[in-house]
Molecule: Bacterial RNase P class A
Organism: Isoptericola luteus
RNA sequence: CGAGUCGGUCGGACGGUCGCGUCGGCGGUGCCCCCGGGUGUCGCCGCCGAGGAACGUCCGGGCUCCGAAGGGCAAGGUGGUGGCUAACAGCCACCCGGGGUGACCCGCGGGACAGUGCCACAGAAAACAGACCGCCGGCGUCGGGCGACCGGCGUCGGUCAGGGUGAAACGGUGGUGUAAGAGACCACCAGCGCGCCCGGUGACGGGCGUGGCUAGGUAAACCCCACCUGGAGCAAGGUCAGACAGACUGUGUUUGAGGGCGGCCCGCCCGAUUCUCUUCGAGAAGCACAGUCGGGUAGACCGCUCGAGCCCUGCGGCAACGCAGGGCCUAGAUGGAUGGCCGUCACCCGUGCCGGGGCAACCGGGCACGGGGACAGAACCCGGCGUACAGACCGACUCGUCCG
Numbered sequence: 001c002g003a004g005u006c007g008g009u010c011g012g013a014c015g016g017u018c019g020c021g022u023c024g025g026c027g028g029u030g031c032c033c034c035c036g037g038g039u040g041u042c043g044c045c046g047c048c049g050a051g052g053a054a055c056g057u058c059c060g061g062g063c064u065c066c067g068a069a070g071g072g073c074a075a076g077g078u079g080g081u082g083g084c085u086a087a088c089a090g091c092c093a094c095c096c097g098g099g100g101u102g103a104c105c106c107g108c109g110g111g112a113c114a115g116u117g118c119c120a121c122a123g124a125a126a127a128c129a130g131a132c133c134g135c136c137g138g139c140g141u142c143g144g145g146c147g148a149c150c151g152g153c154g155u156c157g158g159u160c161a162g163g164g165u166g167a168a169a170c171g172g173u174g175g176u177g178u179a180a181g182a183g184a185c186c187a188c189c190a191g192c193g194c195g196c197c198c199g200g201u202g203a204c205g206g207g208c209g210u211g212g213c214u215a216g217g218u219a220a221a222c223c224c225c226a227c228c229u230g231g232a233g234c235a236a237g238g239u240c241a242g243a244c245a246g247a248c249u250g251u252g253u254u255u256g257a258g259g260g261c262g263g264c265c266c267g268c269c270c271g272a273u274u275c276u277c278u279u280c281g282a283g284a285a286g287c288a289c290a291g292u293c294g295g296g297u298a299g300a301c302c303g304c305u306c307g308a309g310c311c312c313u314g315c316g317g318c319a320a321c322g323c324a325g326g327g328c329c330u331a332g333a334u335g336g337a338u339g340g341c342c343g344u345c346a347c348c349c350g351u352g353c354c355g356g357g358g359c360a361a362c363c364g365g366g367c368a369c370g371g372g373g374a375c376a377g378a379a380c381c382c383g384g385c386g387u388a389c390a391g392a393c394c395g396a397c398u399c400g401u402c403c404g
Stems, first nucleotide, its partner, number of pairs: 001400010012345007020049002023046010051375001055386002058384005063233004070266004075229005080094005095109001096107004110224002115222002117218003132163002134159011171189006190214001192211008237302004246293008258270003273285005309328008347372008356363002
């Protein structure tokens, strides 16, 4: 100097002018209540006023409601180990596997010997198999040859070492052995199992010995295993004010309907009557559940912002993060506020001119003109993840090249 990897910060600044929103203060004024105060409106002053993602709504919670509350199933989630956290499918560190020269990056990372399924086409054969081309042997037969023997065809048997197919074909190399051949046997190696030792909190790693020789892949297929899980959600929920109009049908009414936590089962809890009559039943009203038709309301306030909050310093920890001390208060709207204009500067890009530093490789400055500025807006709050983003900057590391 070039290329790359990982992490972090910002997302224009200043001045002027006009204009917005909540809250606080001062003052004027209308109405109500009547020492006071409340409410509407106007003026002035003051503090504060969108984000790193406010987006997606994919996770986890706080909070609210479901009267109290148990067990099982179903359903859903996670999936190496250890830690962080309120919690998590998040984050940190490590292990194993894969990719990369490397810094680093990726992982739906438990189980294929519980079971079921799938592996197209090709190939003989795709699971505990298979015999296509081959190799060897027996029998029969034909031909050649003096003979030993050689060759062809058919059939039976042995064989997978060689070749072919394929993503993958029952470990690899070398040898012994055999009619031919094969872990059939042997040596070395890879893999797996068992035993022991060492290191590590652990996943796991390393070493020694030994053994049968070596029975695919796929669970991001169903499934099995381990662990975890009530539901619904701020349009939750609550207070006040206000308005209306009910009618009908079915089932049942303590022999227990119905309701209680969303799906099911068990268990548990709550749980509603009276009248009439021709009285061992029937009817009516009320109540509960399910439904049909029809009517009224949509207002005000709370929830609503002090938080698992932010900043700085120190200590502990590889880190995520934790502890201690000190400091700070930073929107709460409700048809929904923060904007417009002017000027100067900064930043980036292009063109032209001038000129500086250094041994060199190379680095930097000034002036003029023109152009440029992203993704995108709270609505109960917080911790994550994912996605979008013009431009600017900082740090650490890797590889390559050049100069001294």